[in-house]
Context: one part of a larger RNA
RNA sequence: GAACGAACGCUGGCGGCAGGCCUAACACAUGCAAGUCGAACGAGAAGUUGGUCUUCGGACUGAUGGACAGUGGCGGACGGGGGAGUAACGCGUGGGAAUUUACCCAAUGGUACGGAAUAACCCAAGGAAACCUGGGCUAAUACCGUAUAAGCCCUUCGGGGGAAAGAUUUAUCGCUGUUGGAUGAGCCCGCGUCGGAUUAGCUUGUUGGCGGGGUAACGGCCUACCAAGGCAUCGAUGGUUAGCUGGUCUGAGAGGAUGAUCAGCCACACUGGGACUGAGACACGGCCCAGACUCCUACGGGAGGCAGCAGUGGGGAAUCUUGCACAAUGGGCGCAAGCCUGAUGCAGCCAUGCCGCGUGAGUGAAGAAGGCCCUAGGGUUGUAAAACUCUUUCGCUAGGGAAGAUAAUGACGGUACCUAGUAAAGAAGCCCCGGCCAACUCCGUGCCAGCAGCCGCGGUAAUACGGAGGGGGCUAGCAUUGUUC
Numbered sequence: 001g002a003a004c005g006a007a008c009g010c011u012g013g014c015g016g017c018a019g020g021c022c023u024a025a026c027a028c029a030u031g032c033a034a035g036u037c038g039a040a041c042g043a044g045a046a047g048u049u050g051g052u053c054u055u056c057g058g059a060c061u062g063a064u065g066g067a068c069a070g071u072g073g074c075g076g077a078c079g080g081g082g083g084a085g086u087a088a089c090g091c092g093u094g095g096g097a098a099u100u101u102a103c104c105c106a107a108u109g110g111u112a113c114g115g116a117a118u119a120a121c122c123c124a125a126g127g128a129a130a131c132c133u134g135g136g137c138u139a140a141u142a143c144c145g146u147a148u149a150a151g152c153c154c155u156u157c158g159g160g161g162g163a164a165a166g167a168u169u170u171a172u173c174g175c176u177g178u179u180g181g182a183u184g185a186g187c188c189c190g191c192g193u194c195g196g197a198u199u200a201g202c203u204u205g206u207u208g209g210c211g212g213g214g215u216a217a218c219g220g221c222c223u224a225c226c227a228a229g230g231c232a233u234c235g236a237u238g239g240u241u242a243g244c245u246g247g248u249c250u251g252a253g254a255g256g257a258u259g260a261u262c263a264g265c266c267a268c269a270c271u272g273g274g275a276c277u278g279a280g281a282c283a284c285g286g287c288c289c290a291g292a293c294u295c296c297u298a299c300g301g302g303a304g305g306c307a308g309c310a311g312u313g314g315g316g317a318a319u320c321u322u323g324c325a326c327a328a329u330g331g332g333c334g335c336a337a338g339c340c341u342g343a344u345g346c347a348g349c350c351a352u353g354c355c356g357c358g359u360g361a362g363u364g365a366a367g368a369a370g371g372c373c374c375u376a377g378g379g380u381u382g383u384a385a386a387a388c389u390c391u392u393u394c395g396c397u398a399g400g401g402a403a404g405a406u407a408a409u410g411a412c413g414g415u416a417c418c419u420a421g422u423a424a425a426g427a428a429g430c431c432c433c434g435g436c437c438a439a440c441u442c443c444g445u446g447c448c449a450g451c452a453g454c455c456g457c458g459g460u461a462a463u464a465c466g467g468a469g470g471g472g473g474c475u476a477g478c479a480u481u482g483u484u485c
Base pairs, nucleotide, nucleotide: 001485002484003483004482006481007480009478010477013357014356015355016354017353018352019350020349021315026313027312028311030310031309032308035074036073037072040071041070047064048063049062050061051060052059053058081268083266090193091192092191093190094189095188096187099185100184104181105180106179107178108177109176110175111174112146113145114144115143121136122135123134124133126131152161153160154159166173167172201231202230203229206228207227208226209225211223212222213221243265244264245263246262247258248257249256250255270291271290272289273288274287293304294303295302296301321347323346324345325344329343330341331340332339333338360390361389362388363387370381371380372379373378394426395422396421397420398419399418400417404412429474430473431472432471433470434455435454436453440469441468442467443466444465450457451456
């Protein structure tokens, strides 16, 4: 000198764009953050309405209607969060072969015949609750069997195995086999990736082979047997620290430091472990077990997980609203209408940063008053003020009023912007003045009170302390502290 996710002090007019728990991966009240499909399926409340009977209370029955719940499908593995762990094929970069991929695209075949259940519902039992048990009825794109097999899989080449689902408003939407693609994912390898030797030896599934198992897939991934290997001063092993990168800051560069926001990858979801379902998870708002913590309880037993968005307590020098909307972009489901979406778009708060603008302009005295200094002559504040002549950015008041949307649909928002009016009217501070370093005098104080980045000032004339006048610097900021180069 530059920089900052900053903080503290004094001060503070406006706008645009960005940023905003760096600390306790501490604990969380409350609300919301993942649903959707009736064009897969059975049932069907309220309401509306028709008929019959009526003791005028209503009862029975039909139509319409579709709530709540249930079976089933797809989605909940995306999106969103924080960075605890990890020194690792985790990440970066460049390669590789032994794989898989729902939805999507292209191509080519098929979509036939049957069956048995089960929730919902009804009846009954248990429980404070969470919930749960038995009996009975029923549907499907739920489940099972048979048939068929171009292509597919296995094969000892003889053969063997294996599929489907329908709905509909008749336009279509689906289902199933195979091949190819696209996209995503898993796996392997070369190289690179912090500091310490006051860590020198480490290893027994360890290193390799064979048989078997397992996986979507290669592989000690697992297992039995056999061999005795494998790594290491070119730093193994153990310990400390740390998410990695594109980037960011600084620097002429080389380099050094760093990894907030945005983007890619990884790992995590109260702590530890486990699998289930599924194309995909060993799953943030799924399940099971154990633990700590909190809550309910009729004491028998249950419920919960904000490192989602807001918000609360706590910690801290320190970091925001329990806002609006699905209008746009994107996502899920749906043929669609549409529904859901704290993703997202916006608004609110904060000078936290960057950028822009304003706080007036011109004229105006050998120069008012006041202040300060003085050699008492004067000097300075100072064209500064007043006064006169102007202007109206921003602000305020009123009127008009978008684009963003495509036929409709606008949260933002009566916003941006335009026009008129208003009156110099509402808008300047902070630090410094001994040297480094730009800017000097007076008074007070008297090694006191105090200052200070370094050198150092202060003990009776202090340009260094405190005040005043004057001056210098920056300016809606200024200065200090911290950190990096």